[in-house]
Predicted 3D model of a 1406-nucleotide RNA (small-subunit ribosomal RNA) from an uncultured bacterium. Its mean pLDDT, the model's own confidence on a scale to 100, is 84.

RNA sequence: AGUGGCGGACGAGUGAGUAAUGCAUGGGAAUCUGCCUAUUAGUGGGGGACAACACGGGGAAACUCGUGCUAAUACCGCAUACGCUCUUAGGAGGAAAGCGGGGGAUCUUCGGACCUCGUGCUAAUAGAUGAGCCCAUGUCGGAUUAGCUUGUUGGUGGGGUAAUGGCUUACCAAGGCGACGAUCCGUAGCUGGUUUGAGAGGAUGAUCAGCCACAUCGGGACUGAGACACGGCCCGAACUCCUACGGGAGGCAGCAGUGGGGAAUUUUGGACAAUGGGGGCAACCCUGAUCCAGCAACGCCGCGUGAAUGAAGAAGGCCUUCGGGUUGUAAAGUUCUUUUGUCUGAGAGCAAAAUCUUAUGGUUAAUACCCAUAAGCCUUGAGAGUAUCAGAAGAAUAAGUACCGGCUAACUACGUGCCAGCAGCCGCGGUAAUACGUAGGGUGCGAGCGUUAAUCGGAAUUACUGGGCGUAAAGAGUACGUAGGCUGAUAUAUAAGUUAGGUGUGAAAUCCCAGGGCCUAACCCUGGAACUGCACUUGAUACUGUAUGUCUAGAGUUUAUCAGAGGGAGGUGGAAUUCCAAGUGUAGCAGUGAAAUGCGUAGAUAUUUGGAGGAACACCAGUGGCGAAGGCGGCCUCCUGGGGUAAAACUGACGCUGAGGUACGAAAGCGUGGGGAGCAAACAGGAUUAGAUACCCUGGUAGUCCACGCCCUAAACGAUGUCUACUUGCUGUUGGAAAUUUAUUUUCAGUAGCGUAGCUAACGUGUGAAGUAGACCGCCUGAGGAGUACGGUCGCAAGAUUAAAACUCAAAGGAAUUGACGGGGACCCGCACAAGCGGUGGAUGAUGUGGAUUAAUUCGAUGCAACGCGAAAAACCUUACCUGCUCUUGACAUGCUGGGAAGUUUCCAGAGAUGGAUUCGUGCCUUCGGGAACCCAGACACAGGUGCUGCAUGGCUGUCGUCAGCUCGUGUCGUGAGAUGUUGUCUUAAGUGACGCAACGAGCGCAACCCUUAUCACUAGUUGCCCCAAUUAAGUUUGGCACUUUAGUGAGACUGCUAGUUAUUUAACUAGAGGAAGGUGGGGAUGACGUCAAGUCCUCAUGGCCCUUAUGAGCAGGGCUUCACACGUCAUACAAUGGUAGGUACAAACAGAAGCAAACUCGCGAGGGGGAGCAAAUCAGUAAAACCUAUCUCAGUCCGGAUUGUAGUCUGCAACUCGACUACAUGAAGUCGGAAUCGCUAGUAAUCGUGGAUCAGAAUGUCACGGUGAAUACGUUCCCGGGUCUUGUACACACCGCCCGUCAAACCACGGGAGUGACGGAUACCAGAAGUAGUUAGGCUAACCGCAAGGAGGCCGAUUACCACGGUAUGUUUCAUGACUGGGGUUAAGUCGUAACAAGGUAGCC
Repeated sequence: AGUGGCGGACGAGUGAGUAAUGCAUGGGAAUCUGCCUAUUAGUGGGGGACAACACGGGGAAACUCGUGCUAAUACCGCAUACGCUCUUAGGAGGAAAGCGGGGGAUCUUCGGACCUCGUGCUAAUAGAUGAGCCCAUGUCGGAUUAGCUUGUUGGUGGGGUAAUGGCUUACCAAGGCGACGAUCCGUAGCUGGUUUGAGAGGAUGAUCAGCCACAUCGGGACUGAGACACGGCCCGAACUCCUACGGGAGGCAGCAGUGGGGAAUUUUGGACAAUGGGGGCAACCCUGAUCCAGCAACGCCGCGUGAAUGAAGAAGGCCUUCGGGUUGUAAAGUUCUUUUGUCUGAGAGCAAAAUCUUAUGGUUAAUACCCAUAAGCCUUGAGAGUAUCAGAAGAAUAAGUACCGGCUAACUACGUGCCAGCAGCCGCGGUAAUACGUAGGGUGCGAGCGUUAAUCGGAAUUACUGGGCGUAAAGAGUACGUAGGCUGAUAUAUAAGUUAGGUGUGAAAUCCCAGGGCCUAACCCUGGAACUGCACUUGAUACUGUAUGUCUAGAGUUUAUCAGAGGGAGGUGGAAUUCCAAGUGUAGCAGUGAAAUGCGUAGAUAUUUGGAGGAACACCAGUGGCGAAGGCGGCCUCCUGGGGUAAAACUGACGCUGAGGUACGAAAGCGUGGGGAGCAAACAGGAUUAGAUACCCUGGUAGUCCACGCCCUAAACGAUGUCUACUUGCUGUUGGAAAUUUAUUUUCAGUAGCGUAGCUAACGUGUGAAGUAGACCGCCUGAGGAGUACGGUCGCAAGAUUAAAACUCAAAGGAAUUGACGGGGACCCGCACAAGCGGUGGAUGAUGUGGAUUAAUUCGAUGCAACGCGAAAAACCUUACCUGCUCUUGACAUGCUGGGAAGUUUCCAGAGAUGGAUUCGUGCCUUCGGGAACCCAGACACAGGUGCUGCAUGGCUGUCGUCAGCUCGUGUCGUGAGAUGUUGUCUUAAGUGACGCAACGAGCGCAACCCUUAUCACUAGUUGCCCCAAUUAAGUUUGGCACUUUAGUGAGACUGCUAGUUAUUUAACUAGAGGAAGGUGGGGAUGACGUCAAGUCCUCAUGGCCCUUAUGAGCAGGGCUUCACACGUCAUACAAUGGUAGGUACAAACAGAAGCAAACUCGCGAGGGGGAGCAAAUCAGUAAAACCUAUCUCAGUCCGGAUUGUAGUCUGCAACUCGACUACAUGAAGUCGGAAUCGCUAGUAAUCGUGGAUCAGAAUGUCACGGUGAAUACGUUCCCGGGUCUUGUACACACCGCCCGUCAAACCACGGGAGUGACGGAUACCAGAAGUAGUUAGGCUAACCGCAAGGAGGCCGAUUACCACGGUAUGUUUCAUGACUGGGGUUAAGUCGUAACAAGGUAGCC
């Protein structure tokens, strides 16, 4: 190596398939079972081969062929055989194998026989173990899968299996399964368990354990006790490899390992030392099972990275209010400790056996052998010199990560500037970010921390425990009724449900409890409990069920009676509209916001008479009636359904609900045939309008009506399913009945209003429930997509019904509250309108603004509430702007050092700032050191900024608005937001006051207090005044303080009085008296809570940012003064109520010293000279309109004065850019102003002049003053603004709100789509490898039979049946894709309109 035996069906892996040939739990009968245990019996005698081997041959190889030799516990007969099998019960059939050890007698051919032990073998029985089979129950989603099935269901005969059975076959019957979900499709290994949860549940099935299935994919059998077999065989298929092209080989879902895929998952390690398995008598061999080691913080557990002390609170960092705080006892420093790590040494336990030796006992004839017990010897360790222990040195070797807006523990600075970025949700970021990035600090956890993905919880958010349906999602349009569910009283029986006990089972592990072992823990071990389940059994009998009786309260029937637009059919009536005919009659009718289209002189409308036809039924008529709902209305007749009431009788639970099903079901619509008066989609015309495919008008067809047949939907609503019972009341009304006091009461059935308890989120509901309970059905589960797509069913169609998903969003929605708003309502007020007067808008000029221009035209203010505003004065200055020339600790402030008093005169250069030179001067205080103010120089801290942000701010201001409002405390009501008070009635200028009231009080506002003005009194009379007495040119002077007046104090006016009105009455109002004044006497100051991110960083102040030889400062010149134009506010006019000329009278208030300035004088004048007087009731200052006289006579003028020319005056360093005024000359527009628009209610409007501030000069502006001095108000309908109450709201940035649809653009997912491709399964047919079974005598053939021929048996071949792969055809499921197409969704600033929200401007919606 080979023959032979046993094993290889175990162990190890994986989860593809499988919704049941599976699994789990519990049962069952018709079975097999190697090795193992027990028992019984046997183990006799023969035969023929084949490997190995030898020789020869073929092939590239794999391998294979031929000849020859040979052994066995390999193979085959014979004998014997039972408790075995078959049987017609007579009988028939069926087995084996040896090997090893020992030996006292006896025999021997000396091999042995024989005996005995051990181990095998054969037959049989029983057990144990394992396996096969059957039944019940449980076991995911889809009905857009509703019917499935022909070996299908059952029977009989045959066959087959270890065994039951349609498992198979022939025949017979027509069954079997299914809404308690069959069939089909999708998904999936099942369980113990795991995880979460209070539980019930939900999700899940890694590791460990049980079962199943699979071994590249499909089929098949062989062998065997066991397989249809992971590392066996045969065939087919795909793939890979070898090849000499002829042929061959292979199957890691074993352990390692490789490639690929992927977000991602380890070493081609050691050992059989232990545990276990196979073989062997055993030694021993095999074992990627297993035990160990390696890798990975992947998980769980334990330990460490030091401890104590240490304030100068070090340095550094960060912040800062610059004082400090914080990091922080933290560090350093000092004193200790030594786990871990490093080094040195020692060193367990896992090891107990088997084997061997000895001893004792058993077995035996036996001191062999074997078995049991005890003792003993030699050994056996992969991990590994590991755990552990001892020693040495030394704080030495060891901390990260996420977060810090809220949820949620923890905050500052800088950078950034809707950028970069963050984000679990809300959301953060647009120049002061605790939210981004960085830093400091802090918080949490810690050898981990955070992210991502997933599951459960919270979520009572699928609600069994434990939800809902009037308005939030949700009651089917209504009824009848099948299955199902539920079901009155009572008796008996039964024991299915129910309940109690017992028995079996519910594997182990896990979880829990108690102990124990590793230093502790994790982990492990032992015991208990539990496993809530299933089955069997014995009891109980209340309830439910079942069976049999009985009852009348539910339900029904009969009798009497009542009301009714209940339904169907047939008749019939009058009014009205329209049309037709005729008469009368004449120019319009009709229609509207206004019109037009339309009709009418061919005679309309109107009116009279007659006729035709269709439809609908006024009054009665009513939160009245009837009906299941839809719905039903003139009157009469016929047919017919239901309901109420009253009293009796009868049946005897006959009941309730109701998935599917059936019937009915407004309007519109459809089909066929009629009919057609009025109305009226579509359509036409006329209007309106930016448009008007609308609203309005004139017409008008389907339709509306009838018959028959469809459709089957509505905001089909009480947005409220049906039935039953119970639970305070009041008021009306319909239909009955009863009673009495005749007007009521009681009662039954309806129909309305209010309301208790209760319920409800609230609104509300409330015996007719949305209350309290019961029975049954239907429906809901965020919004949109969408009641849509696809599929099915129905329909003639329109469409109905059933009914998703992708995708998008963080909301959508309900009820109520407070506001705001309304082309909602009520009441009230205001020069808001109306009634009046005068203006603006037209002209010229002034002034401000916009725009344009410019080197600059500095900046701000912008509807009311910017625009004669900041500016109560831009030639320089102002001035902030531009150009040019200059300065840099600076023009200005503080601090330091040095020098000098400060200051002043003159000259030169320059545009000046500035630079250079020069004259005079030497002060004040002193403790004698010096100091104060000022100037110059120097260096640094700093100054400076009319630079930005009024959206970082303070302060101030405007506005609603001098409108009457805005709030609070306590109480009360409401779950709450909030309400009440503050609303209501009367009243007021007023939330002013009164009355009432769940409110009672209070505050800020209103009013009053303050100023001024109107009357009087008192006091005081100078600068004021002058009745009286003198006097003068003159209140000039004397005198006086009566008057005027001044300025101080008071009085006075309060609805106090009278009358009326207010239902009585109050608050109050109206009228009146008196009074100087009358109802807040007139005027002013005074401005609630708040609104407008209103205005102002250029008054001032101020955070942050920016500039720092400039964005600061100085100087000169220029600009703010420009000018095709537009707007605002004013002035002057257009003339006779006037202009011009002359004459004449009367104020108030105010300012005056760098001022007001008289007389006098010069000038036509502006003005010049002059200088009295006056720091003012003392001085100075012409009032003008008005009035009187004259003239002009309606003209571009004797109006108007712009513009321009010339000549001047004044101020001022300086009038060119760029002042005001004067004189002369010039003499523009303009003849009362379009649309539109402003002011004013009495000493007001209008008109007339006067003064002040600013200011050198420069008002037509502004602020003040007086003179003259009106008209009108019926009234609150309308416009505007405001207040109170109420109503609607989809608004809350609050109507300048919100918001819809088409179109255009981008992106996304989906549907349809001629088709195309692929998977799956189905039917029919073709085909038929290997294999098995049957048939077959073509070939071959050792054992048995036979003397032989031959036979039996076997093998090969052929063939038939079954059948895998494969093929053809048909129809089908699912997925992918497809030109084009459909709607949908999303997207800061697109287009067109304005549909909805308010009466949304035509109420909205179905």

It matches the Rfam family "Bacterial small subunit ribosomal RNA".